[in-house]
Molecule: transfer RNA
Organism: uncultured bacterium
RNA sequence: GGCUGGGUAGCUCAGUGGUAGAGCGGACGUUUCAUAAGCGUCAGGUCGUGGGCUCAAUCCCCACCCCAGCCA
Repeated sequence: GGCUGGGUAGCUCAGUGGUAGAGCGGACGUUUCAUAAGCGUCAGGUCGUGGGCUCAAUCCCCACCCCAGCCA
């Protein structure tokens, strides 16, 4: 330098045009003499960045940045 895959909540990952979710973690409540476990509620996201297509983009197109792998 070329090709492929990936970047979404604090972490691990879903979601692939129609207002973004799970598990774990966190806070609060419940339960207990107390703790843990369980149960319930809540908070937490410019969906890597910038453009484009579209009535509408996490999703499609282009460029760039970062990570991993392969080739040279």